Small-subunit ribosomal RNA from an uncultured Deferribacteres bacterium, 1526 nucleotides, folded computationally. The coordinates come from a structure-prediction model, not an experiment, and the mean pLDDT is 82.

[in-house]
RNA sequence: AGAGUCUGUUCAUGGCUCAGGACGAACGCUGGCGGCGUGCCUAACACCUUUAAAUCAAGGGGAAAGUUUGGUUUCGGCCGAGCGAGUAUACUGGCGGACGGGUGAGUAACGCGUAGGUUUUCUGACCUUGUGCGAGGGAUAACCCACCGAAAGGCGGACUAAUACCUCAUAACGCAACGUAUUCGCAUGGAAAGGUUGUUAAAGUCUGCCGCAAGGCAGAUGCGUAAGGAUGGGCCUGCGUUCCAUUAGUUAGUUGGUGAGGUAAAGGCUCACCAAGGCGACGAUGGAUAGCUGGUUUGAGAGAGUGAUCAGCCACACUGGGACUGAGAUACGGACCAGACUCCUACAUUAGGCAGCAGUGAGGAAUAUUGCGCAAUGGUGGUAAGUGUGACGCAGCAACGCCGCGUGGGGGAUGAAUCUCUAUGGAGUGUAAACCCCUGUAAGUAGGGACGAAAGGAGUAUAGUCGAACAGGUUAUACAUUUGACGGUACCUGCCGAGUAAGCUCCGGCUAACUCCGUGCCAGCAGCCGCGGUAAUACGGGGGGAGCGAGCGUUGUCCGGAAUUACUGGGCGUAAAGGGCGUGUAGGCGGUCUAAUAAGUCAGAUGUUAAAUCCCUCGGCUCAACCGAUGACCGUCAUUUGGAACUGUUAGGCUUGAGUGCGAGAGAGGGUAGCGGAAUUCCCAGUGUACCGGGUGAAAUGCGUACAUUUUGGGAAGAACACCAAUAGCUAAUGCGGGUAACUGGCUCGCAACUGACGCUAAUGCGCGAAAGCCGUGGGGACCAAACAGGAUUAGAUACCCUGUUAGUCCACGCUGUAAACGAUGAGCACUAGGUGUUGGUCCCGUGUAACGGGGUCAGUGCCGCAGUUAACGCAUUAAGUGCUCCGCCUGGGGAGUACGAUCGCAAGGUUGAAACUCAAAGGAAUUGACGGGGGCCCGCACAAGCGGUGGAGCAUGUGGUUUAAUUCGAUGCAACGCGAAGAACCUUACCGGGGUUUGACAUGCCGAUGGAUUAUGCAGAGAUGUAUAAGCUCUUCGGAGCAUCGGCACAGGUGCUGCAUGGCUGUCGUCAGCUCGUGUCGUGAGAUGUUGGGUUAAGUCCCGCAACGAGCGCAACCCUUGCCCCUAGUUGCCAGCGGAUAACGCCGGGGACUCUAGGGGGACAGUCGGCGAUAAGCCGGAGGAAGGUGGGGAUGACGUCAAGUCCUCAUGGCCCUUACAUCCCGGGCUACACACGUGCUACAAUGGCCGGUACAGCGAGUAGCGAUACCGCGAGGUGGAGCCAAUCUCUGAAAACCGGUCUCAGUUCGGAUUGCAGUCUGCAACUCGACUGCAUGAAGUGGGAAUCGCUAGUAAUCGCGGAUCAGCACGCCGCGGUGAAUACGUUCACCGGGCCUUGUACACACCGCCCGUCACCCCAUGGGAGUUGGCAGUACCCGAAGCCGGUGGCCUAACCCCGAUUCGUCGGGGAAGGAGCCGUCGAAGGUAAGGCCGAUGACUGGGGCGAAGUAGUAACAAGGUAACC
Repeated sequence: AGAGUCUGUUCAUGGCUCAGGACGAACGCUGGCGGCGUGCCUAACACCUUUAAAUCAAGGGGAAAGUUUGGUUUCGGCCGAGCGAGUAUACUGGCGGACGGGUGAGUAACGCGUAGGUUUUCUGACCUUGUGCGAGGGAUAACCCACCGAAAGGCGGACUAAUACCUCAUAACGCAACGUAUUCGCAUGGAAAGGUUGUUAAAGUCUGCCGCAAGGCAGAUGCGUAAGGAUGGGCCUGCGUUCCAUUAGUUAGUUGGUGAGGUAAAGGCUCACCAAGGCGACGAUGGAUAGCUGGUUUGAGAGAGUGAUCAGCCACACUGGGACUGAGAUACGGACCAGACUCCUACAUUAGGCAGCAGUGAGGAAUAUUGCGCAAUGGUGGUAAGUGUGACGCAGCAACGCCGCGUGGGGGAUGAAUCUCUAUGGAGUGUAAACCCCUGUAAGUAGGGACGAAAGGAGUAUAGUCGAACAGGUUAUACAUUUGACGGUACCUGCCGAGUAAGCUCCGGCUAACUCCGUGCCAGCAGCCGCGGUAAUACGGGGGGAGCGAGCGUUGUCCGGAAUUACUGGGCGUAAAGGGCGUGUAGGCGGUCUAAUAAGUCAGAUGUUAAAUCCCUCGGCUCAACCGAUGACCGUCAUUUGGAACUGUUAGGCUUGAGUGCGAGAGAGGGUAGCGGAAUUCCCAGUGUACCGGGUGAAAUGCGUACAUUUUGGGAAGAACACCAAUAGCUAAUGCGGGUAACUGGCUCGCAACUGACGCUAAUGCGCGAAAGCCGUGGGGACCAAACAGGAUUAGAUACCCUGUUAGUCCACGCUGUAAACGAUGAGCACUAGGUGUUGGUCCCGUGUAACGGGGUCAGUGCCGCAGUUAACGCAUUAAGUGCUCCGCCUGGGGAGUACGAUCGCAAGGUUGAAACUCAAAGGAAUUGACGGGGGCCCGCACAAGCGGUGGAGCAUGUGGUUUAAUUCGAUGCAACGCGAAGAACCUUACCGGGGUUUGACAUGCCGAUGGAUUAUGCAGAGAUGUAUAAGCUCUUCGGAGCAUCGGCACAGGUGCUGCAUGGCUGUCGUCAGCUCGUGUCGUGAGAUGUUGGGUUAAGUCCCGCAACGAGCGCAACCCUUGCCCCUAGUUGCCAGCGGAUAACGCCGGGGACUCUAGGGGGACAGUCGGCGAUAAGCCGGAGGAAGGUGGGGAUGACGUCAAGUCCUCAUGGCCCUUACAUCCCGGGCUACACACGUGCUACAAUGGCCGGUACAGCGAGUAGCGAUACCGCGAGGUGGAGCCAAUCUCUGAAAACCGGUCUCAGUUCGGAUUGCAGUCUGCAACUCGACUGCAUGAAGUGGGAAUCGCUAGUAAUCGCGGAUCAGCACGCCGCGGUGAAUACGUUCACCGGGCCUUGUACACACCGCCCGUCACCCCAUGGGAGUUGGCAGUACCCGAAGCCGGUGGCCUAACCCCGAUUCGUCGGGGAAGGAGCCGUCGAAGGUAAGGCCGAUGACUGGGGCGAAGUAGUAACAAGGUAACC
C1' cells in the first nucleotide's frame, strides 16, 4: 500500500466482498509448564445457609459454672467468704453504622465534562490560637415483682447511675436589635469600625505525690465557647453533551414583580396579591434510546465505535411515597406507610429484602470456591494493648487474554522399510527414521530455603522535657526480644533419564502451498467470484506441501481499507443528483477612502487541565508480560498584557455596483372591445347523371334513383388565421402569429443631470404555470376526435387501416398544479485566443445620399474553433474553462415515488415520503464485431434474356421408414442421400444363427521339454478341425546356436465407447478479396491509423491524395496443358521430289520438305494509332497479328468460421472386454418392401424408328494381359494362337453424320418394362443374389401440378470411345474426342450469396439473439381489515395510608415559675413548655370515565419479491416491422 467481482473488450461511475487490528467473548478439534492479569455483557429475576459494622470496661449496674474455705444440718442440703472477675452477657451512654463494598434500573438533566462564581452557604472528627469548665436538680433502662400474647413483642408497679437529661450562674472578637463617626448612591436610601441593649456554654475521668480524711498540687485525657486553617459538601452560571419534523407549536406556579413563609443558603422552593408574560425552525414540546467522564479499540491524521477490569462524579438498594436522627442521609445490611412476592400462624397477626463475599435455582451461546488470613496496606471505634474488617492480602477453578519456556542437540545413506506418484527409468516422504555420541530446561524425586517485618508493646540503658520531687508522665536514641495467611512457596543443589509433553487450519483466484483415487449438477463445498453433468489442483479420502503453534480455526461485534456522508477529502449535461418559473421574508455574503474600537483574529504570560493510562529515559522481577521512578504531553478553557493587516461595529466621505432622470428605438409581451377574407360543414334553389361516388395495399361497412358525387348561385354557423415566415423577434417560465383602437408590463441604445451601496442569493411564504382532467353552472358546437358501433386485416386483432360518432376541443367565472415543464445544464458578478452569420440601437468613413458598402461599439441570437476541461461524448466569452457568493439536490439495483401518517384537492389525484424482503449487480460513454422487414456503392448463371432438364412414367441407384435372427456401421439444410463403396454370389464383412479354439489368426521376450517344419495319402465332419500312416532339419570351435512344435509366464487381440479428450486428412464460406504485422502517430484505454477518401480493376489490381512509412500471408505472375512460328533430331511416325515394285498399300531404296513426335526457343507487353481520363492508373475504338486486353483450361484454397465430418483408412489419451466385445469355420444377411424423398438412365417419337451403303477421332489400356488373320455359331461366344512388355502388335468396326429405301401420327415398325423358354461367359459355387445372347411377350408413358436445377462458347445440347475398381458384374465415377447452338436490354423494382463504407442497437452462445406483462403452482416478508388483546404517558373526578406543616375546646405530663398547705419527706392548684388525640392543606398506591400513542394477533383481502426447460401472446431493443418515450 491494495485486491476480486458488471463487459466480447475498455475507461469511468457504483455497490458487494476480502486481506489488518481488537475483544469481559462463545463454539469445534487439540492441550506440557510457569508468571501477570481477567472472569453473569442475559432476568435491577427469585433467593436456602454462613458471613460482610462494629467498638469503647477509665459511664452505671453486674453474674454463673467451677474451685478453695467457714458455719450449720433432719446429712438431702442450706447460709456465707475468697478465687473465677470487675470476666461473660444485656442495658444506659459516646463515637461509628452517610465511609468502605455492589449495581447501572432510572436519568437527555447543571446528570456529567470543562472553566468560573458563592457579598447566597455549611463543615463532625483533625490542626493552630485565645478563653472557660462554677452551683444545683429531677428522672430512667438494666435488675426485681406481676400481667397479656402461639410467637414477634407489649403493658403495669417498685429501685438506681452517668460524660444521659434539666435549671441557675459566669458572658465575648459569638448571635440579634438599635445606631454614631465614616462611606456609597441621581433620589427614596444602603453599608458601617467603635458604641448601647438583649441573649446563649460546659463533664468529668485516670495516674503520681502529699494528706488520717475531706481535699490539694502536677500531668494526661475528655468537655464548652470564639476566631482562623485544613478537609469535604450544598447552591448558581458560560460552553459542550444521541436520534426522530411521518413530533410544530408549547406553558397557569406557567414568566416576572411586591410581600410573607421556608432553608445552612440564593431562588415560584412555597403562598397571597398584581402584571401577561416565558420557550420555540440557532428545533421548543413530544417520542425513542442512553448512566457521564478520565480512558479504551481502530485510524497517517481528522474522525468513527465504545464506556468491562482501574480511577473521578452521579443515581439506585424488592416497587412507590414520606420523614426522623445526625456535622453529614431523605440512610444497601435504620424506622414508618402502601403494593407485589416469599416464610410462620392459634387467622387477630407476624417476619423478610445478597445490585456486599461465597453459594443456589432460573434465564442464557456463556462467566469461578458456601476456601485461608487479618502477616501486610487501608479505614472504624479505642490513650493503648488489642478487637472487628468477604475492604484488602493470598490461595482454588477456567488456554479467557498477554508474556516466557519446553516437547531435545550433534553426527548419520547417491538415501533402509512403509506409503504415495510414475514417463516403470525413477521420484518424493528424507537426515526424517534406525544407529552412534551428547545435554539435562520443564515435569518427577530428595535436601536446603527466603524477601515481603516496618512497627507497636513490655524490658534495659542514655539524653532531653514537665515537675518541689530521687515520684510519675512524656519525647528521642541505642540494645536485645516478639509478629507470615501465602508456604516448606519462590530460589539453590543432588539424583533420574531422551526417558513424561503437538496440534489445528488451509493448498482454484484474491492468498503462501499439487498430485492420485473415488464420485458424476449426485453427494457436497462456498467470504466474493464461483466449483460438481466420467479425465474435479474447488466435493470426499490418501500422499505431499503451506501457515501458525499450546494453540488453531469458526461465529459474533467494532474500527480500518470506504475519498462509500468527502472539515481534512466527493459530486449533480448523458452514470444517482438543478427546484417548472418568478417574487420576496428570515438567514448567508457584500464596492471604495478615512478615523475610532478591539467582538472575531494573532502573539506572550499566568492558572488549571486529579491520579492512573499513552510516549521518552532509567530502574526492579534470570528475560518478557508486569511493576516502580523522572520527564514530557493533553484545551473551540479561564484570566491577563499586547498587536491592529483582515472581518465585524461606530462615525464621516466617494462614485465605478444599483437606481432615478432626459432623448430615441424594436417587438407573435399582456388583458379588453370591434372588424375581415379564404377554406370546411350544413341548408335552400338550379343544372345534371349513376353500379355511381367514396375509401383502400386490396376491399367492405356507411352515402346515393326520396337524385348523391360534380357544378352554379344564395344563406347560416363555429373554429382557426395560408402567403409574409426566417438557426428572425418578445416573455421569468408555461408560452405568444389575420387586422384596428385605446389601456398596460418589461427590455435596448444614447446623454451623464440626480441619489449615494440603496446590492447579490434566497429556507418558510406568496404568485404564475402546456396538455389532459373535474366540477358547478351557463353558453357554444363548423372541423377534428378518446370511449363506443360497424367494416376490414389476422391463427386471433378488444390494435394499426376504413366508415360513422359522443364527451372533449371553443367562451365566461372557478378548481387542478402536473409534463422528456429539456439546453435533461439554478441565480448573480468578474476574468480567459479568435473566425463567420444574423436581429435591434448608436458612432465614424465612403458613395450613385431615407437606400447601399466598409469599420468600431453596446445588447441579443446561431455556427465553427484555440487554450483549458471532461470517463468519454462533448463544452468552449450564451462554458460543462478559471474564481467568488448564495440556494436546491444525490449516496448500489429492485421493493417504490409504493405503504402508513400528515397536508392540499369536490373528485381524479398532488406534495412530503419509509421499512421488511431480495439481488451482485443495475447504470454511463466509448470500442470491435454481428445483426436490421436501415442507407449508399459493387460483384456472382443471383435475377433478367435464352437453351435443355428435374418434379408425372418405367427401370437403375442411394436414403428415410417399416420389416427382420440380422437386414453391420458411418454421412443428415446448403456443405447427407450413383456419399465412405475405383465395383456385398463365397471372400470382402464389421451383422445374425450354429459349430469350434483360449498365450490365441498376428508381434516380441523369458523358462522348461521335444526335434521338427513340411509334404503325401486314408478315415470322420457342413467345414474349421480331429485322427491314423509314411517320408523328413541346418550350422558348429561339439559347449552350443538358428528354426520349429508343445507346456507355462509376461502379453497379444478388439471395425468395442468417446470426432465434445486428440493428431492427421477433408468439406464449407470461397478462387470470395480479403487477413495481418513492424516502426511511427493519435487515443487514459479497448483500439484507431495504415486497409478510409477520389478514380480504376477480375482482384487491398494500379494511380492520385492522405500521419503515415514499409512489410508479410492471399490476388497476379512464375508451373502444366492447349492455340501460331522457328531451330534441332528423324524411329516404331511421315512421303513432296527421285528410283524400284504391286491388283492395291511408305511395300522397298532413299528423303527431312510436310504432318507428327519431343526437346529448345520466339511470340502478346496495353507495344502502336486515335479518342476519353487529371498530363495518372486505366477505359473505348482501330491497325497489325495464329492469338488482344488475366487468349482458353488446369494445378494452386490467406487469417479464420461451423465443438462441421472422420476413433470403421491410419495414428492416439482415457474408459471398457480378456474361455470373450478376441479368433477360426459353415450357412444366412447387408439385395427384404403398404410407402416417402434424392440422383440418374430410357422414353413418350417423323430434326424420328427401322434396313442397306459410305466417311472421319482422341484420350488411354495390355504378359496370370491385349489377343489379329482364319474357321464354327443367328448371337452372346467358341476353336485357335500370328503379333505385341507397345508412335511398330492388339483392344479398335467409333457413333451421331452423309447417301438411298421404308414407315405416315397410331399407344404405332414409338417405347421397351415385365414375364416365359433356350443359351453364352466368369467363377469351388450364379437358388437366395451376376452380366450378356436369341426367340417370344410388349406394361406405364402422347412432354409432365405446385415447385425447382444446370449452362454465357468449342460452352449448353447431342453422339459415341477409353480407363480405374474388377474372376465376373457400370444407366455410377474419372477421362477423351465428334457434331455444335440460342441469349445477355440491363442491375430501376425484386429473390439468393458475397465484398466495402456508413447508421441504429437493450445483441456478444452475437436475431435460431434479447426480452415484457397477465394466468397457473410453491415459498417468503409486508399493507388494509369487522375486531380481539397487552403496554406506556397524560387529562378529569373519587378515595385518601404514612408523614411534614398548620390549627385545636377538652385530655395527659417529673424538672422551671407563681400561689397555698405542710409532719419539711412532700402535697394540691395555676402558669410556661411539651405530648397524644381530633380537624385541615398537600399527598403514594387504588378506583371511575373519555380519549391519545405503541405493539401482538385476526376470517378475508391488496399488491410485492424469489423460484424448474408451465400456459397463451410478442409490448420493447434494428425504421423491432404502427418510431419510441414523458

Record summary:
It matches the Rfam family "Bacterial small subunit ribosomal RNA". Its family is annotated with ribosome and structural constituent of ribosome in the Gene Ontology. RNAcentral holds the sequence, with entries from ENA, Greengenes and SILVA.